[in-house]
SAM riboswitch aptamer (S box leader) from Spirosoma fluviale, 102 nucleotides, folded computationally. The prediction has a mean pLDDT of 81.

């Protein structure tokens, strides 16, 4: 890296380094020297795999592998509504996780 299959509601920070960016992309809009990013160490959330009970519906835990602890909104396609650029729904594509193959 590709490729299926699920999620993408909600939930979770303090400390020490570090020293200017950060919110995948673009536009907004928003955090940031009252310290970004990114790196360690504690915590902490969730619960894909996984463990137990269960028996294909679930239920309960968190040893263990990962992920994860600022918030958003639009984007390209389809209906409805008012009317002519909004608005509200559904899907799709993008990224992102994880398991599986390769």
């Nucleotide at each position: 890296g590709a490729u299926u299959u699920a999620u993408a509601a909600a939930g979770a920070a303090a400390g020490g380094g570090g020293g200017a960016g950060a919110g995948a992309c673009a536009g907004g809009c928003u955090c940031a020297c009252c310290g970004a990013a990114c790196c360690c160490u504690u915590a902490g959330c969730a619960a894909c795999u996984u463990g137990c009970c269960a028996g294909u519906c679930g239920g309960c835990g968190u040893u263990a592998g990962u992920g994860c602890u600022a918030a958003c909104c639009u984007g390209c396609c389809u209906a409805a509504u008012u009317u002519u650029a909004a608005c509200u729904a559904g899907g799709a594509a993008c990224u992102a996780u994880a398991a599986a193959u390769u």